[in-house]
The prediction has a mean pLDDT of 84. The RNA shown here (transfer RNA) has 71 nucleotides and comes from a Patescibacteria group bacterium. The sequence is in RNAcentral, with records from ENA. It matches the Rfam family "tRNA". It is annotated as a transfer RNA. Lineage of the source: Bacteria > Bacteria candidate phyla.
RNA sequence: GGGCCUAUAGUUAAGUGGUAUAACAGCACAUUCGCAUUGUGCAGUCGGCGGUCCGACUCCGCCUAGGUCCA
Numbered sequence: 001g002g003g004c005c006u007a008u009a010g011u012u013a014a015g016u017g018g019u020a021u022a023a024c025a026g027c028a029c030a031u032u033c034g035c036a037u038u039g040u041g042c043a044g045u046c047g048g049c050g051g052u053c054c055g056a057c058u059c060c061g062c063c064u065a066g067g068u069c070c071a
Stems, first nucleotide, its partner, number of pairs: 001070007010024004018054001026042005047063005
């Protein structure tokens, strides 16, 4: 320098164009003399900039970061 893959909540992951989801973690309440467990609820996320589309996490381009292969 070139090819390919990945980027979603604090963490690990689903999500093939139409309400962004789960588990753990966090917070509140209930339960307990108290802690733990358990139950209920809440908050929190699409790497960045553009494009296509009525509508983009999803499709396209570039950039950034990581991984891998070739030279």